[in-house]
Molecule: c-di-AMP riboswitch aptamer (ydaO/yuaA leader)
Organism: soil metagenome
RNA sequence: CGCCGAAUCCGCUAACCGCGGAACGGGGGACCCAAAGGUGGCUUCGGCCACUGGGGCGAACCUUCUCUAGGGAAGGCGCGCGAGCUCUUUCAGCGCGAGCCCGACAGCUAACCCCGUAGGCGUUCGAAAGAGAA
Numbered sequence: 001c002g003c004c005g006a007a008u009c010c011g012c013u014a015a016c017c018g019c020g021g022a023a024c025g026g027g028g029g030a031c032c033c034a035a036a037g038g039u040g041g042c043u044u045c046g047g048c049c050a051c052u053g054g055g056g057c058g059a060a061c062c063u064u065c066u067c068u069a070g071g072g073a074a075g076g077c078g079c080g081c082g083a084g085c086u087c088u089u090u091c092a093g094c095g096c097g098a099g100c101c102c103g104a105c106a107g108c109u110a111a112c113c114c115c116g117u118a119g120g121c122g123u124u125c126g127a128a129a130g131a132g133a134a
Base pairs, nucleotide, nucleotide: 001122002121003120004119008022009021010020011019012018023117024116025115026114027113028112033107037052038051039050040049041048042047053105054102055101056100057099061076062075063074064073065072066071077097078096079095080094081093085132086131087130088129089128090127091126
């Protein structure tokens, strides 16, 4: 000076701790709508019982092949970079498809309620379009 990401800015205080606000981001939460699964057992055929869990942040998912079963490869799809200044878009090229959390529980959801503002990195010296600023 830039990048991923919501993760920035301002105020109070002599200052730290801490507190508050704005902004950005996330979760819970009506009517209406949607949904009410699978397997096994019982049944008076109305239903009952047991087991199987389910959900959130995030792009981080699906299918196939292979393997020493740790892993690896391909396709599809999703995400990011792609620096004369800012924003939007396309292409070449390059990279990623992780990790963490809730704890038997949450569909959507107005009012309302609650929470976060971390952490990690170093792309390009390629080609175009539009709008704006200087």